The prediction has a mean pLDDT of 76. Predicted 3D model of RNase P RNA and transfer RNA as a complex of 468 nucleotides. It holds a member of the Rfam family "Bacterial RNase P class A". It is annotated as a ribozyme.
RNA sequence: CUGGUAGACCGGGUGGUUGCCGCGCGUCCAUGACGCGGGGAGGAAAGUCCGAGCUCCACCGGACAGGGUGCUGGGUAACGCCCAGGAGGGGUAACCCUACGGAAAGUGCCACAGAAACAUACCGCUUGCAUCCGCAAGCAAGGGUGAAAUGGCGAGGUAAGAGCUCACCGACAGCCGUGAAACCGGCUGGGCGGGCAAACCCCACCCGGAGCAAGACCGAAUAGAGGGGCAGACCAUUCAUUUGUGGCCAUGUGCCAUGGGCGAAUGGACUACAGCGUCCGGCUGAGACCCCCGGGUUGGUUGCUUGACCCUGGCGGCAACGCCAGGGCUAGAUGGAUGACCACCGCUCUCUUCGGAGGGUACAGAACUCGGCUUACAGGUCUACCAGCCCU
RNA sequence: GCGGCUGUAGCUCAGAGGAUAGAGCAUCUGUCUUCGGAACAGAGGGUCGGGGGUUCGAAUCCCUCCAGCCGCGCCA
Numbered sequence: 001c002u003g004g005u006a007g008a009c010c011g012g013g014u015g016g017u018u019g020c021c022g023c024g025c026g027u028c029c030a031u032g033a034c035g036c037g038g039g040g041a042g043g044a045a046a047g048u049c050c051g052a053g054c055u056c057c058a059c060c061g062g063a064c065a066g067g068g069u070g071c072u073g074g075g076u077a078a079c080g081c082c083c084a085g086g087a088g089g090g091g092u093a094a095c096c097c098u099a100c101g102g103a104a105a106g107u108g109c110c111a112c113a114g115a116a117a118c119a120u121a122c123c124g125c126u127u128g129c130a131u132c133c134g135c136a137a138g139c140a141a142g143g144g145u146g147a148a149a150u151g152g153c154g155a156g157g158u159a160a161g162a163g164c165u166c167a168c169c170g171a172c173a174g175c176c177g178u179g180a181a182a183c184c185g186g187c188u189g190g191g192c193g194g195g196c197a198a199a200c201c202c203c204a205c206c207c208g209g210a211g212c213a214a215g216a217c218c219g220a221a222u223a224g225a226g227g228g229g230c231a232g233a234c235c236a237u238u239c240a241u242u243u244g245u246g247g248c249c250a251u252g253u254g255c256c257a258u259g260g261g262c263g264a265a266u267g268g269a270c271u272a273c274a275g276c277g278u279c280c281g282g283c284u285g286a287g288a289c290c291c292c293c294g295g296g297u298u299g300g301u302u303g304c305u306u307g308a309c310c311c312u313g314g315c316g317g318c319a320a321c322g323c324c325a326g327g328g329c330u331a332g333a334u335g336g337a338u339g340a341c342c343a344c345c346g347c348u349c350u351c352u353u354c355g356g357a358g359g360g361u362a363c364a365g366a367a368c369u370c371g372g373c374u375u376a377c378a379g380g381u382c383u384a385c386c387a388g389c390c391c392u
Numbered sequence: 393g394c395g396g397c398u399g400u401a402g403c404u405c406a407g408a409g410g411a412u413a414g415a416g417c418a419u420c421u422g423u424c425u426u427c428g429g430a431a432c433a434g435a436g437g438g439u440c441g442g443g444g445g446u447u448c449g450a451a452u453c454c455c456u457c458c459a460g461c462c463g464c465g466c467c468a
Stems, first nucleotide, its partner, number of pairs: 001388010012345007020040002023037006042363001046374002049372005054211004060281005066207005071085005086100001087098004101202002106200002108196003122143002124139006151169002154166003170192001172189006215302004224293001226292004230287001231271002234268006241261008249252001273285003295467002309328008346361006393464007402417004410448001419435005441457005
C1' cells in the first nucleotide's frame, strides 16, 4: 500500500423568525390569560419474539394435559440473553458458525432406483453334479443401484471369501490419570450390523392467568318492576291433604292403629355450580353473584416517570459482571406536543463553457417501566489483529 | 395492548414430507357459423408472500421478516 477480521462510537452543525407540549417563577380582570426562565425522541423509540418489575384475579397442595429449553461451568432480578471453556465444521490466517441430551426403551418413516433400506443376494466368485441349457451348496471381496449398503486399510488365511485371524486407525465397553465439568489422554477387552427425534416419543430442568384500556379515586348521563341460571334426589322431625288395610260401636262426612301418594317448613349429610386448562383434595361463596338483552358516557385525577438509571474513578474477576466512593437528573403527550421557514457551512448525486448551477440529506419516530434478541439504516470516525506485495 | 386466522395461476380454492404443484372459472388458438354466442378440441400462464435452516428430498417441519383480515375491553 492492497485485501480482510473483530470491536467501540457518531449518525448533520451554527444563527435568525415563528409555532406546539410539560415544568418553575411573577403579574392580572385568577379552573384562565400574559410575560420571563428552563426542558422536549432513538440507536434502533420499530417488530412484539423472549425474560422480568408493577397491578389485579381471596389463597393453597397433588396428579395429568399443554408449552418451552437442551454440550459444560459461570453471570444475572430473570431469560430462549451474555461470558468463558469443550466438541464438531469452515477459513492460508486473524477469526467465524453450530436446535450440540438419547437411535442397544418402544412405535413410525426412508419415495424412485436397487436383489436387499433391516433382515436380504441381481450380476458375480468358488466347489460339486451335469454333454449342454442349468441345478444344489457356500460367500458377501468385486460390479451395479441409491442420499445412504452392514467399520477403514494392509497382511495372513481360504475352494472362493469373510474380523475368520493379526498389526495400525476409528467406534464401543471397563479401568487409570489430568480437569470443577463438558471433555481429553493412556491401558485393557470383546471383533464391533444404517439414517431421521426442526417424526411421535424417552430423559433432565422450567412455566398459575391476565395485562397500565392492569388497578385506585372523583364527576356526568341513562330505563332496568327486561329475560335466563343458582338445581337434584335422600334421611329425620313437624304440619296439611288424600287413600289402602285392620279393629271398635254410639253405624257417622265417626274414632283408633298402621302403610302408601303428593306438598310445605326446619335441620342433617351427599353429589352438583363458580373461583381455576382438566381431574382430585382442601378453602370460600345464595350475592355488592354469573350469562344474555336493552340503556348511558366517550370527562378529570392518579398509576407516570428516581430507575435492576447515567457518568467518572478505584478494587475483585480471563471475561460477562460485581462491590465501593464521588457526581448528575435526562420527554411525559392522551386524537396524541417534540414542527415549519430562511441564510451559511458539511456530506452526496447530476450537469458543466471548469467560474459555477440545480437536486437530495439514511432508517425511522416515545405512550407503564426495564434487560435482551431480531429486523431497517445514506454516510463517517477510532482501536486492535491477520494475509499478500514493496522499501529499509 | 392481548388473542386468533390467512397468504398456492388473473379470480375462487385443493394439495399437510417423495408431482413436471392440480381443479373450476377466466385468457389465447383451432373446429363449427355469414358473424357472434354456446359447444367441442387443444395451449399458455406459478419467486407456493420473502429469506435462512433441518432433511437424501420442503408448498408441507422449524426460525425470522413482510402483508392482509377478524375479535375483546369503560359505567350503571